This is a predicted structure of a 531-nucleotide part of an RNA (large-subunit ribosomal RNA, domain I) from a Thermoplasmataceae archaeon. RNAcentral holds the full RNA, with entries from ENA. Lineage of the source: Archaea > Methanobacteriati > Thermoplasmatota > Thermoplasmatales > Thermoplasmataceae. Model confidence (mean pLDDT): 82 of 100.
Context: one part of a larger RNA
RNA sequence: CUGCCUGGGGAAUGGUUUGGUUUGGAAGCUGAUGAAGGACGUGCCAAGCUGCGAUAAGCUUCGGGGAGGCGCAUGGAGCCUUAGAUCCGAAGAUCUCCGAAUGGGACUUCCUGUCUCAAAGACACUCCGUAAGGAGAGGGCACCCGGGGAAUUGAAACAUCUUAGUACCCGGAGGAAAAGAAAUCAAUAGAGAUGCCGUUAAUAAGGGCGACCGAAACCGGCAAAAGGCAAACCGAAUCCUCCUCAGUAAUAAGGAGGAGAUGUGGAGUUUGGACUUUUUUUAACACCUACCGACCUAAUUCGAGCCAUCUGGAAAGUUGGAUCACAGAGGGUGAUAGUCCCGUAGAAGUAAAGUCGAAGGUCAUAAGAAGAAGUAUCCAGAGUACCGUGCGUCGUAUUUCGCGCGGGAAUGUGGGUGGCACUAACACCCAACCUUAAAUACAUUCCAAAUCCGAUAGCGAACAAGUACCGUGAGGGAAAAAUGAAAAGUAACCCGAAAGGGUGGUGAGAAGUACCUGAAACCAGGCAGUG
Numbered sequence: 001c002u003g004c005c006u007g008g009g010g011a012a013u014g015g016u017u018u019g020g021u022u023u024g025g026a027a028g029c030u031g032a033u034g035a036a037g038g039a040c041g042u043g044c045c046a047a048g049c050u051g052c053g054a055u056a057a058g059c060u061u062c063g064g065g066g067a068g069g070c071g072c073a074u075g076g077a078g079c080c081u082u083a084g085a086u087c088c089g090a091a092g093a094u095c096u097c098c099g100a101a102u103g104g105g106a107c108u109u110c111c112u113g114u115c116u117c118a119a120a121g122a123c124a125c126u127c128c129g130u131a132a133g134g135a136g137a138g139g140g141c142a143c144c145c146g147g148g149g150a151a152u153u154g155a156a157a158c159a160u161c162u163u164a165g166u167a168c169c170c171g172g173a174g175g176a177a178a179a180g181a182a183a184u185c186a187a188u189a190g191a192g193a194u195g196c197c198g199u200u201a202a203u204a205a206g207g208g209c210g211a212c213c214g215a216a217a218c219c220g221g222c223a224a225a226a227g228g229c230a231a232a233c234c235g236a237a238u239c240c241u242c243c244u245c246a247g248u249a250a251u252a253a254g255g256a257g258g259a260g261a262u263g264u265g266g267a268g269u270u271u272g273g274a275c276u277u278u279u280u281u282u283a284a285c286a287c288c289u290a291c292c293g294a295c296c297u298a299a300u301u302c303g304a305g306c307c308a309u310c311u312g313g314a315a316a317g318u319u320g321g322a323u324c325a326c327a328g329a330g331g332g333u334g335a336u337a338g339u340c341c342c343g344u345a346g347a348a349g350u351a352a353a354g355u356c357g358a359a360g361g362u363c364a365u366a367a368g369a370a371g372a373a374g375u376a377u378c379c380a381g382a383g384u385a386c387c388g389u390g391c392g393u394c395g396u397a398u399u400u401c402g403c404g405c406g407g408g409a410a411u412g413u414g415g416g417u418g419g420c421a422c423u424a425a426c427a428c429c430c431a432a433c434c435u436u437a438a439a440u441a442c443a444u445u446c447c448a449a450a451u452c453c454g455a456u457a458g459c460g461a462a463c464a465a466g467u468a469c470c471g472u473g474a475g476g477g478a479a480a481a482a483u484g485a486a487a488a489g490u491a492a493c494c495c496g497a498a499a500g501g502g503u504g505g506u507g508a509g510a511a512g513u514a515c516c517u518g519a520a521a522c523c524a525g526g527c528a529g530u531g
Stems, first nucleotide, its partner, number of pairs: 001529008014516001016481001019453002021450006028442001029139002037098003040053003044076002048072002059092006068080003103112003113123003125136004143174001144172005154161001158208001184191002195222004206212001226435003229381001233266002237264001238259007246251001272379003275374008286362004292357004300348003306321003310317001322339002324328001330342003386407007414430005469476002489515001492503004
């Protein structure tokens, strides 16, 4: 030096999984009754996490459950419990300080007042309300609506244009939001609120007609639902608060005060209505409420079916013979179990809340509902429709929608629309008021599943993870899983200062808290060959 062997070193690999990822489903708001989120405390010994709040790993009641329990957490000391603990569910009590933070203040999760004998309690601001009294604020992953609104980029430069009404900022709402019952589409035929999906269609259209951008109706589906005001007419027939009384309550009666003619209430709303005449018919629908009955529902309960032999440390494996199945999904148990355990299929149970029924009450004792006829009279949303002009926006081109400025109607014999304008005809509709479920979006939380990942993977995080650590700060941000079936975690002796080692013991096996397996690099020793 080469090869082999033995060991060290190292942590790859293998199979594993209390974690993740994705999909589907369910559920979907919270807060001055002080939230979300934090700080500080709280245990016999207590640093961290978890729980809890000076009643502080907890207090009370009810229900469940049935032998152990005093969290993660295996120790010591002590205690609780069949007079039913621990634990599970429901309801309550307590709940320091900061925080919308709200008596005042604050760089300091701290400081400091007034009323009240003291304690308890009250004392912020804005808005609504005659008053009594009430509301708001802050938080919430994404989703939704509104107000503002870029640039990189593309155009092979760049300015209109594009990126894009995107990112981002602000405001607001909800479990969804928004939209929504035609002053709509259509075209000689018709449809009949909105939303979403497919198609129409990369089409019509726009466009330094460049780059690019880019609909709608029809049609096929999902889901389906319609209502209320203002006005004409009637004219206080209405409503609120308090008190008395009846009632379990809803509510009714009476009284006092107040709101209300600048109109409470009734009627009425496009199939137009009011109004006039006339016919028929009726107490329903809806809403509210204490008991009662039923249903639903928490923790929870029931839930079939196997023994022996052999091997082995251990039987669920082998062999032999049985058995259940609306249950042979899955997991666990000392190796691979339908029949050992938890379960599974399938049943049962139940507080509060909720739903339905019944009963009572309100509507509702004066009118309502349905139909027919009439058209004399009355009503039907104004700085609106519309015009000019300037901007923004839109596929909208003269023909989208919106805003500023200047003008500015009509009144049903009226008005708007029919992608330039105007005229006539025809067709469709009735603006300038409001509400409205479902089909749709999301994924914080919960459940289930998987041709997903299996510890350099999968979330950054399977572990005290947004932790340790870094940064003045905004912010950045790890590594780190595994003894064994069971600690049985090596008594005793020897060497040693100890660490550690040798006997010995436990165990199936040292697998020995540097612990499953234990590759390579690298290191040491031994043997062989050769120089």